[in-house]
RNA sequence: GGAGUCGGACGGGUCACCGCCGCGGCCUUUGGGCCGGGGAGGAAAGUCCGGGCUCCGCAGGGCAGGACGCUGGGUAACUCCCAGGGGGAGCGAUCCCCGGCAAGCGCAACAGAAAGCAGACCGCCCGUCCGGCUCGCCGGGCGGUAAGGGUGAAACGGUGGGGUAAGAGCCACCGGCGGGCAUGGCGACAUGUCCGGCCAGGCAUGCCCCGUCCGGAGCAAGACCAAAUAGGGAAGCGUUUGAGGCCGGCCCGGCCGAGGCUUUCGGGUAGGUUGCUUGAGGCGGCGGGUAACCGUCGUCCUAGAGGAAUGGUGGCCGCCCCUUCGGGGGAACAGAACCCGGCUUACAGUCCGACUCCGUCA
Numbered sequence: 001g002g003a004g005u006c007g008g009a010c011g012g013g014u015c016a017c018c019g020c021c022g023c024g025g026c027c028u029u030u031g032g033g034c035c036g037g038g039g040a041g042g043a044a045a046g047u048c049c050g051g052g053c054u055c056c057g058c059a060g061g062g063c064a065g066g067a068c069g070c071u072g073g074g075u076a077a078c079u080c081c082c083a084g085g086g087g088g089a090g091c092g093a094u095c096c097c098c099g100g101c102a103a104g105c106g107c108a109a110c111a112g113a114a115a116g117c118a119g120a121c122c123g124c125c126c127g128u129c130c131g132g133c134u135c136g137c138c139g140g141g142c143g144g145u146a147a148g149g150g151u152g153a154a155a156c157g158g159u160g161g162g163g164u165a166a167g168a169g170c171c172a173c174c175g176g177c178g179g180g181c182a183u184g185g186c187g188a189c190a191u192g193u194c195c196g197g198c199c200a201g202g203c204a205u206g207c208c209c210c211g212u213c214c215g216g217a218g219c220a221a222g223a224c225c226a227a228a229u230a231g232g233g234a235a236g237c238g239u240u241u242g243a244g245g246c247c248g249g250c251c252c253g254g255c256c257g258a259g260g261c262u263u264u265c266g267g268g269u270a271g272g273u274u275g276c277u278u279g280a281g282g283c284g285g286c287g288g289g290u291a292a293c294c295g296u297c298g299u300c301c302u303a304g305a306g307g308a309a310u311g312g313u314g315g316c317c318g319c320c321c322c323u324u325c326g327g328g329g330g331a332a333c334a335g336a337a338c339c340c341g342g343c344u345u346a347c348a349g350u351c352c353g354a355c356u357c358c359g360u361c362a
Base pairs, nucleotide, nucleotide: 001358002357003356004355005354006353007352008351009350010349012317013316014315015314016313017312018311020039021038023036024035025034026033027032041333045344046343048342049341050340051339052338053218054217055216056215065214066213067212068211069210070084071083072082073081074080085098086097087096088095089094099209100208104207105206106203107202121149122148123145124144125143127142128141129140130139131138132137157174158173159172160171162170175199177196178195179194180193181192182191183190184189222274223273224272225271232265233264234263235262236261237260239242244256245255246254247253281300282299283298284297285296286295287294288293319330320329321328322327
């Protein structure tokens, strides 16, 4: 100097004018006015996970359904984060993946002879039979075989100078698999060694199996106050010229009494208030820990609505681009609604840190 990997910070500043929404104070003719102070983000987004909070449900357990899945740690919790293990990609910094297909079932286009306890197209062998023959062999049938070629994402481990007619786990070595032991590690696992049978294909982001976790709904949760209208409960009044019932059938009589009137209570709708923003909070110091994170001390207060506000214009400065040096142009993604921790996605441009590879110079 060039090419890259990972992490972090920022996301214009200031002044003036005109507006918008809450809060506090004062004034008011109750319409409002004046003054002071506050008013979006790193993702406020997607609503994909996890929790707080609230109400409902619940003896305990199970089924169904869903999510997750190497190990250890962090956390309120997580599918998140940190550290490690194994596998894969890359020269590397670094990035990606993670229970079980040696339980069962299932799936695999095209090509290819054959794709799941597979198969013989070109081949190889020349054991056996037939024919030809220039006696070297050639052709065909029956067989043997899977080393080589060819197809495929994948063809039943690799190599061999062993073995064989050619071959073949037939044998040897290596790899891989299962099991035992030893050593190191909390562990995942690693290393070594012994034994075994000779080899076991892929997909669980297919059903499924195993393990762990999960009760449901959500601030339109929930709580409080509480019109009008309609309806409900209670008490009192009132009686049969107001229905009806009971006193075993009838009459008299008696009792209870709907409706009615008065008073009162509670539910609940509209509406209002609350929940509402001080919180697993931010920043800084110190201590513990490799780290995520934790402890402690100091300090700060920072939207809370009506699904509706948080804006506009101009000047100067800063950044980027063009320039005839006068000037001209541009600046993203997006916008709170109970709160918090994550993940994912979008993003013009700027800055910082750590590291890797290549080239050159000393």
Molecule: Bacterial RNase P class A
Organism: Salidesulfovibrio brasiliensis JCM 12178